SAM riboswitch aptamer (S box leader) from Streptomyces sp. BR123, 154 nucleotides, folded computationally. Model confidence (mean pLDDT): 81 of 100. The sequence is in RNAcentral, with records from Rfam. Of the family's consensus pairs, 97% are formed in the model.

RNA sequence: CGCUCAUCCAGAGGGGCAGAGGGACACGGCCCGUUGAAGCCCCGGCAACCCUCCAGUCGGUUUCCCGCGACUGCGUGCAGCAGCAGCGAGGUCCCCGGCUAGGGAAGGUGCCAAUUCCGUCUCAUGGCGAAAUGCGCCAUGGGGAAGAUGAGGA
Numbered sequence: 001c002g003c004u005c006a007u008c009c010a011g012a013g014g015g016g017c018a019g020a021g022g023g024a025c026a027c028g029g030c031c032c033g034u035u036g037a038a039g040c041c042c043c044g045g046c047a048a049c050c051c052u053c054c055a056g057u058c059g060g061u062u063u064c065c066c067g068c069g070a071c072u073g074c075g076u077g078c079a080g081c082a083g084c085a086g087c088g089a090g091g092u093c094c095c096c097g098g099c100u101a102g103g104g105a106a107g108g109u110g111c112c113a114a115u116u117c118c119g120u121c122u123c124a125u126g127g128c129g130a131a132a133u134g135c136g137c138c139a140u141g142g143g144g145a146a147g148a149u150g151a152g153g154a
Stems, first nucleotide, its partner, number of pairs: 001153001003152006013043005021032003026120004044112003049108002051104003055100006064091002066088003069084001071083004116146001121143009
């Protein structure tokens, strides 16, 4: 940065400085906060995106083996032997990549109230509003938008 992909109902807090706000923005709600908010520092922790180990599986490249085999050579010929283009939805070592399950945690980030605190846009279902496939409100569920974090890209 109107870029791509993945994740976002799990998890993890103490101290010091500071001194009134904070939960991204707007609105509404609901919370946290003088028993100390934001911010900064120290220590600790959580997690496993990057990283790494192991197993399974799928795919790719390649080597070798096996089968078929045009053709060539040896052979009078047949049989046979040797070489070899090619084919195989056959096997196989190494290597590379994807996916799945499990393990690790030194380092790079991140994170450590409440689902990203909840709603806002849209769809479905149900309920209510004296009837209605429309409208409004409420509830539940799906999707989106926005945002955050990581890995990449420009």